[in-house]
RNA sequence: GGAGUAGAUCCGAUGAUCGCCGACGCUUUGAGGGUGUCGGAGGAAAGUCCGGACUCCAGAGGGCAGUGUGCUGGGUAAUACCCAGUGGGGGUGACCCCAAGGAAAGUGCCACAGAAACUACACCGCCUCGCUUUUAAGCGAGGUAAGGGUGAAAUGGUGCGGUAAGAGCGCACCGCUCUGGCAGUGAUGCCGGAGGCAGGGUAAACCCCACACGGAGCAAGGCCAAAUAGGGAGGCGCUUGAGUGUGGCCCGCACGAUGCCUCCGGGUAGGCCGCAUGAGGUGCUGGGAAACCAGCACCCAAGAUGAAUGAUCAUCACCCACCUAAAAGGUGGGGACAGAAUCCGGCUUAUGAUCUACUCCGGUG
RNA sequence: GGGCCGCUAGCUCAAUUGGCAGAGCAACUGACUCUUAAUCAGUAGGUUCGGGGUUCGAUUCCCCGGCGGCUCACCA
Numbered sequence: 001g002g003a004g005u006a007g008a009u010c011c012g013a014u015g016a017u018c019g020c021c022g023a024c025g026c027u028u029u030g031a032g033g034g035u036g037u038c039g040g041a042g043g044a045a046a047g048u049c050c051g052g053a054c055u056c057c058a059g060a061g062g063g064c065a066g067u068g069u070g071c072u073g074g075g076u077a078a079u080a081c082c083c084a085g086u087g088g089g090g091g092u093g094a095c096c097c098c099a100a101g102g103a104a105a106g107u108g109c110c111a112c113a114g115a116a117a118c119u120a121c122a123c124c125g126c127c128u129c130g131c132u133u134u135u136a137a138g139c140g141a142g143g144u145a146a147g148g149g150u151g152a153a154a155u156g157g158u159g160c161g162g163u164a165a166g167a168g169c170g171c172a173c174c175g176c177u178c179u180g181g182c183a184g185u186g187a188u189g190c191c192g193g194a195g196g197c198a199g200g201g202u203a204a205a206c207c208c209c210a211c212a213c214g215g216a217g218c219a220a221g222g223c224c225a226a227a228u229a230g231g232g233a234g235g236c237g238c239u240u241g242a243g244u245g246u247g248g249c250c251c252g253c254a255c256g257a258u259g260c261c262u263c264c265g266g267g268u269a270g271g272c273c274g275c276a277u278g279a280g281g282u283g284c285u286g287g288g289a290a291a292c293c294a295g296c297a298c299c300c301a302a303g304a305u306g307a308a309u310g311a312u313c314a315u316c317a318c319c320c321a322c323c324u325a326a327a328a329g330g331u332g333g334g335g336a337c338a339g340a341a342u343c344c345g346g347c348u349u350a351u352g353a354u355c356u357a358c359u360c361c362g363g364u365g
Numbered sequence: 366g367g368g369c370c371g372c373u374a375g376c377u378c379a380a381u382u383g384g385c386a387g388a389g390c391a392a393c394u395g396a397c398u399c400u401u402a403a404u405c406a407g408u409a410g411g412u413u414c415g416g417g418g419u420u421c422g423a424u425u426c427c428c429c430g431g432c433g434g435c436u437c438a439c440c441a
Stems, first nucleotide, its partner, number of pairs: 001361010012316007020040009042337001046348002049346005054217004061251004066213005071085005086100001087098004101208002106206002108202003123148002125144008156174006175197001176195008221273004231264006243255003280299008318334006366440002368435005375390004384421001392408005414430005
């Protein structure tokens, strides 16, 4: 100097002028207005992908169905998130990635090719015997699965011995199954023994196992105001009970008879609360390897509802380009992604700048 | 704001236990005709919205993202 990996921080500052939203104070009014002070977007406010708080349905109870998660230990209100580890995979490396239980519980599927795709088998080949016959070839009977061929995948792999040719047929190493000891909370690791192998893949196919999950969502829900209808058609039921209570279904529970459901037709769609003091933030101390937890002190920081949080100018700071041998200086330009809507914890996606640590390659000393 | 659904040829839609992506219309070429239309014969056209994963193999199964729709008949 180039290429890269991991982590952290910030999202310009001050002043003036003109506006917007909210709170409070003062003043004034018939409604309302005027004026002063203070506050006014984010790391993602986004996607709505997970998890909760909160609210209603019965303080959500039993069963079935369904959904999700899936190595181990820990953290947390909770999670599919985070931290640490184990195993596997990728990268020269810093480092990164993994939905990572079960295929001898059962079922399904494995196209084409191939002899054969999971219960069996032999296309070419190799070998033995018999017959025909020309040294070799053909036919028949049998052995074999080493080699070739097909395929994503062919019933352990490599080597030596062995054999008519072969084969775990025998042996060594690797793998596998069962098992013992040691270390570890555990996943698992290390060391050893026995067995010739005890039977392919797919569960992000059904399924099995373990664990978790009731449904809906702030347009939840509550209050006030406004409006009011009585109407027409059809159906069900009146306690052996239709139906309703937003539940996937059944049971159960509550309500239920001038009752209930569907369609037609008609009316109102304004305001307040929920709503910002919370699993809150900052600092210090302590515990822990870390995520995180505990204690103490201080702080209160947007709340709109077609939806405010803006614009211009000046100075300074930052970055880039040019002038200049360089510094200083001057001139010009630039600042991304984006926009709270009940609130939190994560994940993912979009995106500008700076800093720190580390890795690989090249050059120079 | 919340919730739900969809994306395949130029357009409208198919594609099932995951196994060669198709149909109709449109387009193009040829025939018929004096010419056009109609008709007949043929041809081309695909990042299956993008990326990643599972699998031998993905339009299909899973995850992430993008775009569009649900116009008072998804909601008070």
Predicted 3D model of RNase P RNA and transfer RNA as a complex of 441 nucleotides. The coordinates come from a structure-prediction model, not an experiment, and the mean pLDDT is 78. It holds a member of the Rfam family "Bacterial RNase P class A". From the family's description: Ribonuclease P (RNase P) is a ubiquitous endoribonuclease, found in archaea, bacteria and eukarya as well as chloroplasts and mitochondria. By type it is a ribozyme.